[in-house]
RNA sequence: ACUACAAACCGGGUCGUCGCGCUUCCGCCUUGGCGGAGGGGAGGAAAGUCCGGACAGCACAGGGCAAUGUACCGGUUAAUCGCCGGGUUCCCGCCUGCCGGGAAACAGAUAGUGCCACAGAAAAUAACUACCCCUUCGGGGGCAAAGGUGAAAACGUAGGGUAAGAGCCUACGGCCUUGCCGGGUAACCGGCCGGGAGGGCAAACCUUACAUGCUGAAAUGCCACGUAUACCAGCGCCAGCAGGGCGGCCCGUCCGAUCCCUCCGGGGAGCGUUGGGUGGGUAGGCAGAUAGACCGCGCCAGUAAUGUCGCGGCCAGAUAAAUGACGGCCUCGUCUAUCUCGCAAGAGACAGACCAGACAGAAUCCGGCUUACAGGUUUGUAGUUAGU
Repeated sequence: ACUACAAACCGGGUCGUCGCGCUUCCGCCUUGGCGGAGGGGAGGAAAGUCCGGACAGCACAGGGCAAUGUACCGGUUAAUCGCCGGGUUCCCGCCUGCCGGGAAACAGAUAGUGCCACAGAAAAUAACUACCCCUUCGGGGGCAAAGGUGAAAACGUAGGGUAAGAGCCUACGGCCUUGCCGGGUAACCGGCCGGGAGGGCAAACCUUACAUGCUGAAAUGCCACGUAUACCAGCGCCAGCAGGGCGGCCCGUCCGAUCCCUCCGGGGAGCGUUGGGUGGGUAGGCAGAUAGACCGCGCCAGUAAUGUCGCGGCCAGAUAAAUGACGGCCUCGUCUAUCUCGCAAGAGACAGACCAGACAGAAUCCGGCUUACAGGUUUGUAGUUAGU
């Protein structure tokens, strides 16, 4: 100096003409419109609808079972999301230090069940080759140290001991663990005396602990207008029955529809209910709806995430859905040609052409996560070229 990757930011500016939406003031006209003067008008993801909330409405009597979700510790936050820091385990690198980077779906494998292909004798009720003892030579017994298979073969090394061997015994280690001591807010780390044993898988079933209303702006609330809360059918109307509510089921519990007449057979009026039937009216307006867990700057506290305080700012609100079109100039970028610097890779200057050229458009709002993104700037890591 260049290339690749990662992260953060930017991803056009300005002037003019016309047009669109909101809003402030003034004038005219009148339920709304016209004119004039001002102010503002689409993103870092507005996407996905994957998490968490704000807000709004309804529900809440309880118990059991099922189902769903979460799972190291601490801090932060509105938040169960996320983020920050730490611990443990594992992976990678090289300056082999507890140095740097990364990952974790990070409770439990001595509660139980189950699985570990192939190879191998055997994947946990182990015995093929080998070794040792006996032998009537057919075989019988012992063994798990050596060999072989495998991802993994009964914790490792050394010694003693033995017929040959084995935690059989001893020493030193590794793993799990009751108790105790020290450090730490804690997870956990270190140590001591004992005890124990094959390993992996719970993103296998499962166990443990904790938690568990639902719906969603077409939510929801208000106003205006209009009609027929009409007619028919079934089942019912004092019994806690039909029916309904309490998330899926059970128990339970809450609400829960009537009077008259009667010749006792019923009749009349009314009421409840139905994933029933026929039929009528309406689909207009206002709010929600944009001043916020808001944005910018700064001091302080904190390892950090973040927070208190101070100062300043107001930055879309549509409703079939506006935020645009045209033109000039500037600038980024691309291409072509020339020149300059340079050993090279490359960089710069000037002229002309193309002319903003990536992903992409609010719809209740906010915090995250995930996905897409031409090009440029900055920082970091790795590589290449050349020089010192």